[in-house]
Context: one part of a larger RNA
Molecule: small-subunit ribosomal RNA, 5' domain
Organism: metagenome
RNA sequence: GAAUCAACGCUGGCGGCGCGCUUAACACAUGCAAGUCGAACGAGAAAGCAUCCUUCGGGGUGUGAGUAAAGUGGCGUACGGGUGAGUAACACGUAGGUAAUCUGCCUUUGGGUGGGGGAUAGUUUAUGGAAACAUAGAGUAAUACCGCAUGAUUAUUAAUCACGAGAGUGGUUAAUUGAAAGGGAAACUUCGGAUGCCGGAGGAGGGGCCCGCGGCCGAUUAGCUUGUUGGUGGGGUAAUGGCUCACCAAGGCGACAAUCGGUAGCCGGCCUGAGAGGGCACACGGCCACACUGGCACUGAGACACGGGCCAGACUCCUACGGGAGGCAGCAGUGGGGAAUCUUGCACAAUGGGGGAAACCCUGAUGCAGCGACGCCGCGUGAGUGGUGACGCCUUUCGGGGUGUAAAGCUCUUUCAGUGGGAACGAUAAUGACGGUACCCACAGAAGAAGCUGCGGCUAACUACGUGCCAGCAGCCGCGGUAAUACGUAGGCAGCGAGCGUUGUUC
Repeated sequence: GAAUCAACGCUGGCGGCGCGCUUAACACAUGCAAGUCGAACGAGAAAGCAUCCUUCGGGGUGUGAGUAAAGUGGCGUACGGGUGAGUAACACGUAGGUAAUCUGCCUUUGGGUGGGGGAUAGUUUAUGGAAACAUAGAGUAAUACCGCAUGAUUAUUAAUCACGAGAGUGGUUAAUUGAAAGGGAAACUUCGGAUGCCGGAGGAGGGGCCCGCGGCCGAUUAGCUUGUUGGUGGGGUAAUGGCUCACCAAGGCGACAAUCGGUAGCCGGCCUGAGAGGGCACACGGCCACACUGGCACUGAGACACGGGCCAGACUCCUACGGGAGGCAGCAGUGGGGAAUCUUGCACAAUGGGGGAAACCCUGAUGCAGCGACGCCGCGUGAGUGGUGACGCCUUUCGGGGUGUAAAGCUCUUUCAGUGGGAACGAUAAUGACGGUACCCACAGAAGAAGCUGCGGCUAACUACGUGCCAGCAGCCGCGGUAAUACGUAGGCAGCGAGCGUUGUUC
């Protein structure tokens, strides 16, 4: 000098765009953050309104409405959002391999969609319980569940042929195996369809696994290892593999740094620097890991699953003491810690996501607004004129000098802020949170808007008074003990300016 997720002191007018718990991965009150589908299924209210009856208490019918709420079922909840604790590792980056692999939704293509069955939730009855909830009986539906039929270029096995160096790939034949689900308002129709479902072959996108190379510190860590290294055979996985198990062999790694210890998410990038390099990992984007702590599996195309489940633990809460409930490292917000980091806001209008045929519903993703000079950028706080020069203040050799065209005065302007009026794009039909916002016009009036640090040298800028090695200053050298340009105050001056200075950190 540049930079900063900054903080502190003094000061503070406006706007745009960004950024905002670096500390306790500490604990969390409250609200919201993942639902949706009636065109899969059975069942199905109430208030209100209208009307009729009435013993005036009430009752019936229609509507509300096949609506609400709940249940079965489907898809989603594995995305999106958060955090960086762990991890020195194929975690990440890069370049490859998979003849060792999977893939819901989407898409292309060619086929099929026949015929049956038994349950169960909701419901109701009964019982237990403070509750959470549980048990038993009865009874019901499906695109829920289970057989049967059909069945391919599916799968398995066998034979055989072709190709290949080989593991294998492709073809033919035979045997065996293995499917389905229907719903539908209206219209159209070429009578096939359009929407689902089943199995097959591709595609796209997305994963899994393997591998070369690369990127921290310590040798005051030198030896480490028994599923350890390899083989055979079972098991397991979508898939290779000690992944796991039995047996066999005794291997495997290491000064080219194993093992151990410390530290740390990695990268694109960001800062600095002429570069080489050094430092950083906040925001944005990609990958990984985690979700109170530890472990486990279930479901599923996909999880060992943040707002799913089970077990154990710590903590908090409820309890009738028998037993239960919970997990903000989602968005706000609270306490605590800290030098320090925001609103318990608006909207689904846009973009995107989930469900749905759609209408639409949901979406603290997102779009916006609020707070904070935290950063960068832009603008303003007036312009011209105005005396050998007011007052005040400072200084003086008492003559004067400085502040200083500065003020006043005169002539103007009105950015921004203010008041009033108009008013968007974002959505080319409808739909706008932002927002009566941006922007435009008019009005009034210089009117509402300047500070901070320094002035011994480095380093731009000097005098007076006070103080008297005191009080104090200080980045280094050093100032202060009675004439201090170095302390404090004042005047003046210098630098920067809605900021200025200090501290921390990096180059």